A computed fold for a 120-nucleotide RNA from a mouse gut metagenome, annotated as THF (Tetrahydrofolate) riboswitch aptamer.
The sequence is in RNAcentral, with records from MGnify.
The coordinates come from a structure-prediction model, not an experiment, and the mean pLDDT is 78.
Its Rfam family is "THF (Tetrahydrofolate) riboswitch aptamer". From the family's description: Tetrahydrofolate (THF) riboswitch was first reported for Ames et al. as an RNA motif in 5' untranslated (5'-UTR)regions of folate transport and biosynthesis genes in Firmicutes genomes.
[in-house]
RNA sequence: CAGAGUAGGAGUAAAGCGUUGCAGCGGCCGGGAUUCCGGCCAAUGCUGAAGUGCCGCGGGAUGGGAUGUUGUCCGCGGACGAAGCGGCGGGAGCCGCGCGGUUUUGCUUCGCAUCCGCUG
Repeated sequence: CAGAGUAGGAGUAAAGCGUUGCAGCGGCCGGGAUUCCGGCCAAUGCUGAAGUGCCGCGGGAUGGGAUGUUGUCCGCGGACGAAGCGGCGGGAGCCGCGCGGUUUUGCUUCGCAUCCGCUG
C1' cells in the first nucleotide's frame, strides 16, 4: 500500500403462517294462505385476523480484540390498519388460484468509522 471477514439489506427459489364472525337493503324458492314460518343468494355496515410497518420505554448482539456510529434483534405499552375466491367431502377437513410492506431456509449480490490484529 492492497485485501478478507460482522450484524444486517436487496433479489430469487422452496417450505410454512394468516386470510373471522355478526347484522343485513334487496331478490329468489318452499310450506301455509292477506300480515306468518323456513331456506338460498346478497348491496352495505360493524367486528376480527398470523404478522409487517409507525411512535415511546427497557434490554441484547453487532469483522479476531477494544471504543463506537448507522443499522438490526427481543420484550412491554400505544395509535393506525387488511382480500378473498373456486373445487371435493355427510362432516371434521382437504386441494387449487390469489392476497399479506407475512415467517423460515437455500442461493446470488451488497455490507464497519478509528486503533490493533490477520493475509499478500